[in-house]
RNA sequence: UCCUCGAAAUGGCAAAACCGUCGCGAGGCGGUGACGCAAAGCCAUGGGCCUCUCGCCAGGUCGCCAGGCUGCCGAA
Numbered sequence: 001u002c003c004u005c006g007a008a009a010u011g012g013c014a015a016a017a018c019c020g021u022c023g024c025g026a027g028g029c030g031g032u033g034a035c036g037c038a039a040a041g042c043c044a045u046g047g048g049c050c051u052c053u054c055g056c057c058a059g060g061u062c063g064c065c066a067g068g069c070u071g072c073c074g075a076a
Base pairs, nucleotide, nucleotide: 006073012037013036017032018031019030020029021028022027035063041069042068043067045066046065047064048061049060050059051058052055
């Protein structure tokens, strides 16, 4: 230095609910708030689930699973 693992430490993210806002909708964004998370950072590539105005090339969910890319610390 790198890989695996996940002690400690510095910190980080933010479920549900409520308020505002965008959307036909699933949902998104902002604020409050913390259920939790060692990738709960990013990607819709495969699968799942969800929505509709049902598509020729429709849309959502990465905090459902898998996969890809990147990243803080440095005990056993």
c-di-GMP-I riboswitch aptamer from a Planctomycetia bacterium, 76 nucleotides, folded computationally. The prediction has a mean pLDDT of 89. The model forms 94% of the base pairs in the Rfam consensus. Rfam family: c-di-GMP-I riboswitch aptamer. About the family: GEMM was predicted in a large-scale screen for bacterial structured RNA regulatory elements. The source organism's lineage runs through Bacteria, Pseudomonadati, Planctomycetota and Planctomycetia.